[in-house]
Source information:
The part of an RNA shown here (small-subunit ribosomal RNA, 5' domain) has 470 nucleotides and comes from an uncultured prokaryote. Its mean pLDDT, the model's own confidence on a scale to 100, is 86.

Context: one part of a larger RNA
RNA sequence: AACGAACGCUGGCGGCAGGCUUAACACAUGCAAGUCGAGCGCCCCGCAAGGGGAGCGGCAGACGGGUGAGUAACGCGUGGGAAUCUACCGUACCCUACGGAAUAGCUCCGGGAAACUGGAAUUAAUACCGUAUAAGCCCUACGGGGGAAAGAUUUAUCGCCAAAGGAGGGGUCCGCGUUGGAUUAGCUAGUUGGUGGGGUAAUGGCCCACCAAGGCGACGAUCCAUAGCUGGUCUGAGAGGAUGAUCAGCCACACUGGGACUGAGACACGGCCCAGACUCCUACGGGAGGCAGCAGUGGGGAAUAUUGCGCAAUGGGGGAAACCCUGACGCAGCAAUGCCGCGUGGAGUGAUAAGGCCUUCGGGUUGUAAAGCUCUUUUAGUAGGGAAGAUAAUGACGGUACCUACAGAAAAAGCUCCGGCUAACUCCGUGCCAGCAGCCGCGGUAAUACGGAGGGAGCAAGCGUUGUUC
Numbered sequence: 001a002a003c004g005a006a007c008g009c010u011g012g013c014g015g016c017a018g019g020c021u022u023a024a025c026a027c028a029u030g031c032a033a034g035u036c037g038a039g040c041g042c043c044c045c046g047c048a049a050g051g052g053g054a055g056c057g058g059c060a061g062a063c064g065g066g067u068g069a070g071u072a073a074c075g076c077g078u079g080g081g082a083a084u085c086u087a088c089c090g091u092a093c094c095c096u097a098c099g100g101a102a103u104a105g106c107u108c109c110g111g112g113a114a115a116c117u118g119g120a121a122u123u124a125a126u127a128c129c130g131u132a133u134a135a136g137c138c139c140u141a142c143g144g145g146g147g148a149a150a151g152a153u154u155u156a157u158c159g160c161c162a163a164a165g166g167a168g169g170g171g172u173c174c175g176c177g178u179u180g181g182a183u184u185a186g187c188u189a190g191u192u193g194g195u196g197g198g199g200u201a202a203u204g205g206c207c208c209a210c211c212a213a214g215g216c217g218a219c220g221a222u223c224c225a226u227a228g229c230u231g232g233u234c235u236g237a238g239a240g241g242a243u244g245a246u247c248a249g250c251c252a253c254a255c256u257g258g259g260a261c262u263g264a265g266a267c268a269c270g271g272c273c274c275a276g277a278c279u280c281c282u283a284c285g286g287g288a289g290g291c292a293g294c295a296g297u298g299g300g301g302a303a304u305a306u307u308g309c310g311c312a313a314u315g316g317g318g319g320a321a322a323c324c325c326u327g328a329c330g331c332a333g334c335a336a337u338g339c340c341g342c343g344u345g346g347a348g349u350g351a352u353a354a355g356g357c358c359u360u361c362g363g364g365u366u367g368u369a370a371a372g373c374u375c376u377u378u379u380a381g382u383a384g385g386g387a388a389g390a391u392a393a394u395g396a397c398g399g400u401a402c403c404u405a406c407a408g409a410a411a412a413a414g415c416u417c418c419g420g421c422u423a424a425c426u427c428c429g430u431g432c433c434a435g436c437a438g439c440c441g442c443g444g445u446a447a448u449a450c451g452g453a454g455g456g457a458g459c460a461a462g463c464g465u466u467g468u469u470c
Base pairs, nucleotide, nucleotide: 001469002468003467005466006465007464008463009462012342013341014340015339016338017337019334020300025298026297027296029295030294031293034059035058036057039056040055042053043052044051045050066253067252068251075178076177077176078175079174080173081172084170085169086168089166091164096159097131098130099129100128107120108119109118110117111116137146138145139144151158152157179225180224181223186216187215188214191213192212193211194210195209196208197207198206228250229249230248231247232243233242234241235240255276256275257274258273259272278289279288280287281286306332308331309330310329314328315326316325317324318323345375346374355366356365357364358363379411381406382405383404384403385402389397414459415458416457417456418455419440420439421438425454426453427452428451429450435442436441
């Protein structure tokens, strides 16, 4: 000097910022991801217009939000590479033809305590399947072969298929850098390489068969411990040291372990399956759950907030749009947690009241300090007016900020220290006791070092202590 701090004493206001560093411990309750009727057939309300509902279907739930357990690694940082993918968006271009079979919903009949579920009949589509066509596309032994689509309507559009290139995004490879330990010295069999295959969007022992016997290591392999990395942050004249809260980029994780499905994209926090631990419901047959989302609870801890308001703004998802959703976000609440600003009054008043303290008893000091006189009203208070932020319209914040008026010095100062370091001294009490203490050291009867008082010094809505870093 610094802090995501805590503790003690004290505490007026405002602006801005930050607020579980510990148990990646367990979680009651509510909310945090939906949307589209301009894809489809139905059902309900309604005279109609229209509105509502579940289901099929589409897009989105891979973003946004949280956490740092794991990871010493191409994880991150930086600089390069080739064997790659890319929904939505933008550019230009070729098409959008003809058919078919189902299925949910609904109805009927069942099973079950529930979660849920079986059968029959029936129906639609931008759901599914076939055929045709193929500019371009894919494969080829260069002869040839293969494969697509979806319509809607308010008639102006929005869509669909194929292929090209773009932007942005992702996967992958490599050079260099990236903690400590040698009281860890040897490690390695898919191991290292090759051939041929499989697999992937794609290279590759990524996987497999065969072949060879290699590969790494004192320039520290292997093993152990610790740790998310970075931009940055703190400190320092710098070099460096320490650190990685908030904000931003990347990575990893989502009760623990494993797995795939769907999809342009996941091996998926609020999706699925299996196993495990735990909790809950049960009619004992069987089921349900996952706050390291926002609040909140218990627990742990020295310690860290409201089960708030709003989608008005910014941004995101869906939709042609209106609009809907959004604990992202914008705000408010709590605590001096920090930084910054302001106030707690100003002027004048005596050779100086009273009281306190000291005293050489003369006086000194508190001290112009108070009172009394006079002035002002910031902030707080009361009353009235009242924004910008957002405009075509829409304001949670908020009757807030701000402005005006009114009253009255009125409502607003503490904390630590005073032996030296180190700014600041006397008296009383105590008597190696009680105690102090960062170091040196004080205290055993005159203690400026303990305790109290008066006085003083330093900071100030804070001041000290403890912890940690430089």